[in-house]
RNA sequence: UCUUUGUUAUUGCUGAGUGAUCUGGCCCCAUUGCCAGGUCAGCGGGGGAACCGAAUUUUCCGCGCAAGCGGAUCGGGGCGCAUGGCGCUGCGGCGCCACGGACACUUGGUGGUCCGAGCCCGACAGCUAACCUCGUAAGCGCAAACACCGAGGGCAG
Numbered sequence: 001u002c003u004u005u006g007u008u009a010u011u012g013c014u015g016a017g018u019g020a021u022c023u024g025g026c027c028c029c030a031u032u033g034c035c036a037g038g039u040c041a042g043c044g045g046g047g048g049a050a051c052c053g054a055a056u057u058u059u060c061c062g063c064g065c066a067a068g069c070g071g072a073u074c075g076g077g078g079c080g081c082a083u084g085g086c087g088c089u090g091c092g093g094c095g096c097c098a099c100g101g102a103c104a105c106u107u108g109g110u111g112g113u114c115c116g117a118g119c120c121c122g123a124c125a126g127c128u129a130a131c132c133u134c135g136u137a138a139g140c141g142c143a144a145a146c147a148c149c150g151a152g153g154g155c156a157g
Stems, first nucleotide, its partner, number of pairs: 011145001012140003018041009042136006052126001059072005075124001076121004083098006099116005105152007
């Protein structure tokens, strides 16, 4: 000097996933804090008229005379950036193209580096005012959290 691995969690990052307050419990000299449950606010999602748009769909199994009830998911749909196509494959996946997303004060541009999952509803939902309803998690991080140019801020001197 370069590369790799680990530790350290400072400023923080993806995300709607935050703030206040009450009750109970834990910790505690006290304050603070943590856990569970409620309320309010903020933020985010779903359902739901007219008009407009679209269309003349009704899967499978079990119970039932039938109306219906229960279950399943290939039809359809929802959250999310997480989709589509072509080729190869030892069927695990791999490569390329298009497109979507992230890269740390914010933003425009150029380059570059990565990611493109997972889950839910249960035959059913277009948009949608009033109205109804649900969520408020999870995960990551000593730098690709990158470099340069422009603009706007903040802090320090």
A computed fold for a 157-nucleotide RNA from a Chthoniobacterales bacterium, annotated as c-di-AMP riboswitch aptamer (ydaO/yuaA leader). Its mean pLDDT, the model's own confidence on a scale to 100, is 78. Rfam family: c-di-AMP riboswitch aptamer (ydaO/yuaA leader). Its family is annotated with cyclic-di-AMP binding and regulation of gene expression in the Gene Ontology. Lineage of the source: Bacteria > Pseudomonadati > Verrucomicrobiota > Spartobacteria > Chthoniobacterales.